[in-house]
Context: one part of a larger RNA
RNA sequence: UGACGGGGACCCGCACAAGCGGUGGAUGAUGUGGAUUAAUUCGAUGCAACGCGAAGAACCUUACCUGGCCUUGACAUGUAGGUGGUAGAAGGAUGAAAGUCUAACGACCCCGCAAGGGGAGCCUAUACAGGUGCUGCAUGGCUGUCGUCAGCUCGUGUCGUGAGAUGUUGGGUUAAGUCCCGCAACGAGCGCAACCCCUGUGUCCUGUUGCCACCCGGACGAGAGUUCGGAGCACUCUGGACAGACUGCCUCGCUUCAACGGGGAGGAAGGUGGGGAUGACGUCAAGUCAGUAUGGCCCUUACGGCCAGGGCUGCACACGUACUACAAUGCCUGGCACAAAGGGAAGCGAUACCGUCAGGUGGAGCAAAUCCCACAAAACCAGGCCCAGUUCAGAUUGUCGGCUGCAACUCGCCGACAUGAAGCCGGAAUCGCUAGUAAUGGCGCAUCAGCUACGGCGCCGUGAAUACGUUCCCGGGCCUUGUACA
Numbered sequence: 001u002g003a004c005g006g007g008g009a010c011c012c013g014c015a016c017a018a019g020c021g022g023u024g025g026a027u028g029a030u031g032u033g034g035a036u037u038a039a040u041u042c043g044a045u046g047c048a049a050c051g052c053g054a055a056g057a058a059c060c061u062u063a064c065c066u067g068g069c070c071u072u073g074a075c076a077u078g079u080a081g082g083u084g085g086u087a088g089a090a091g092g093a094u095g096a097a098a099g100u101c102u103a104a105c106g107a108c109c110c111c112g113c114a115a116g117g118g119g120a121g122c123c124u125a126u127a128c129a130g131g132u133g134c135u136g137c138a139u140g141g142c143u144g145u146c147g148u149c150a151g152c153u154c155g156u157g158u159c160g161u162g163a164g165a166u167g168u169u170g171g172g173u174u175a176a177g178u179c180c181c182g183c184a185a186c187g188a189g190c191g192c193a194a195c196c197c198c199u200g201u202g203u204c205c206u207g208u209u210g211c212c213a214c215c216c217g218g219a220c221g222a223g224a225g226u227u228c229g230g231a232g233c234a235c236u237c238u239g240g241a242c243a244g245a246c247u248g249c250c251u252c253g254c255u256u257c258a259a260c261g262g263g264g265a266g267g268a269a270g271g272u273g274g275g276g277a278u279g280a281c282g283u284c285a286a287g288u289c290a291g292u293a294u295g296g297c298c299c300u301u302a303c304g305g306c307c308a309g310g311g312c313u314g315c316a317c318a319c320g321u322a323c324u325a326c327a328a329u330g331c332c333u334g335g336c337a338c339a340a341a342g343g344g345a346a347g348c349g350a351u352a353c354c355g356u357c358a359g360g361u362g363g364a365g366c367a368a369a370u371c372c373c374a375c376a377a378a379a380c381c382a383g384g385c386c387c388a389g390u391u392c393a394g395a396u397u398g399u400c401g402g403c404u405g406c407a408a409c410u411c412g413c414c415g416a417c418a419u420g421a422a423g424c425c426g427g428a429a430u431c432g433c434u435a436g437u438a439a440u441g442g443c444g445c446a447u448c449a450g451c452u453a454c455g456g457c458g459c460c461g462u463g464a465a466u467a468c469g470u471u472c473c474c475g476g477g478c479c480u481u482g483u484a485c486a
Base pairs, nucleotide, nucleotide: 001486002485003483004482005481007480008479010477011476012475013474015470016469019433020432021431022430023429026324029321030320031319032318033317034315042053043052064310065309066308067307068306069305070304073128077127078126079125080124081123082122083121088105091102092101093100094099108119109118110117111116130299131298133297134296135295139293141288142287143286144284146282151190152189153188154187155186156185157166158165159164170181171180172179196276197275198274199273201243202242203241204240205239207237210233211232215230216229217228218227219226220225246270249264250263251262252261253260326426330385331384332383333382334381335380342373343372344371347366348365352361353360354359392423397418398417399416400415401414402413403412439462440461441460442459443458444457445456
């Protein structure tokens, strides 16, 4: 000087407390451990591994296993020699395919009138290719984490023999090393904040979306009105520019100052308005040689390459994560409203018709504010159920079908009928959340032929409760103290 303390003082954080909803019990889903296996490829392992790499394992992917094949090789560059009716190749044989054997036909470029010569290509040889083989404790790059915590440092000066200190400590204050005052310090840098994006208000501009708001015409209707066309940009909206918020103003308290607390005006918004992006010096020899790159080591008729089939999906069990439930604030049936954000050409696919349904036939329109996916669902209204393992719950199983795809046996998803299991709210323990949040309801997208998505990332609808407080648990900041630790 740090680190540590079941030392002290102060201060923060959904850290506790106050609340709301879960997990831990059940079924199946998914990841992991284990056991199993010819193989069940590899990596990730407290927080910070375990719906993680994987935003798509039937083949492919694929790295694993079994078997069949290739050896200058699936791919690159060079040298030498040979060949150059050569490369390619319909077809045939064999085979599971890859491969092996055979082969009708049969190119291309340059020089040349032509004959011909040279090249590409092929063959042989040789340098080499190739390796998801090892080392993340040889590395780059990228990432996680403490932590969006408020810290981490430097120059000059001063103090100290020196390590070092000071500044950065102290008194206040802040979300903040934020700002003020004081002070042997005076300044500065990386962080904080602001500048950036989205959102909340208004003005102007923008008009093949919106509106009949106002005007005209047509159709329907008793009427209210509905709809179509014209005309028009008022409103909504699209997306561009600008304005707006700064404790700026007033008041009370406390004030040396900086500020802070209470209230008020104006305002769409008030005290960093809400959200995002942004992650200091460093820590964990943290993670990744399997994304790529890369040193070293290792393999070279194999640890390389091709193919078929299998495996990664296998199951006594254990753990993590999320889904669905155990019901009446519910379930079932019918009716009837109101979104946002997205996607669409080998695509989205309307009206219509067929089918109980999944779906099929067909094809209007749309490279899309124009057409389509696309009915939002919970909500609300009406009826049924009457507390039961039930009209709860839906696992499992049987049969029949649909779709994608060369192919759904291992091992896909969906539908109909039948079957209806465990489960009556979950021990010890443990997690999330402070507001448009939790909870709850649906919609979309990426990956993608299809899909094991209940995952991930977004979008909107409905919409709470509680916070006295900081004694305690956990993590962190700052000062101080002790130390046999570095």
This is a predicted structure of a 486-nucleotide part of an RNA (small-subunit ribosomal RNA, 3' major domain) from a metagenome. RNAcentral holds the full RNA, with entries from SILVA. The coordinates come from a structure-prediction model, not an experiment, and the mean pLDDT is 83.